RNA sequence: CGGGGCGUGGCGCAGUUGGUUAGCGUACUCCCUUGGGGUGGGAGAGGUCGCUGGUUCAAAUCCAGUCGCCCCGA
Numbered sequence: 001c002g003g004g005g006c007g008u009g010g011c012g013c014a015g016u017u018g019g020u021u022a023g024c025g026u027a028c029u030c031c032c033u034u035g036g037g038g039u040g041g042g043a044g045a046g047g048u049c050g051c052u053g054g055u056u057c058a059a060a061u062c063c064a065g066u067c068g069c070c071c072c073g074a
Base pairs, nucleotide, nucleotide: 001073002072003071004070005069006068007067010026011025012024013023019057028044029043030042031041032040050066051065052064053063054062
C1' cells in the first nucleotide's frame, strides 16, 4: 500500500434480503422465597446500533468516506 472480516446497553451475542416497542444471556438495583445465605421466581434501570455524510416516506440493515481491532497478500 491492496483485499477481506468484525465494531449493537458493563461483558458475550442475535437481529440477512429497509417498515410494528432494538431483543437474548449474564452482570447490576429492588421485591418475594430462607432463621440468614445460595438457588429459584417477579419487577426495573441501562443502548438512538464505532463516527460523519448520503439514498429513502422510513436505515442497526443500502451507499460513500473515516476510525479502531483481527486475518491475508505485497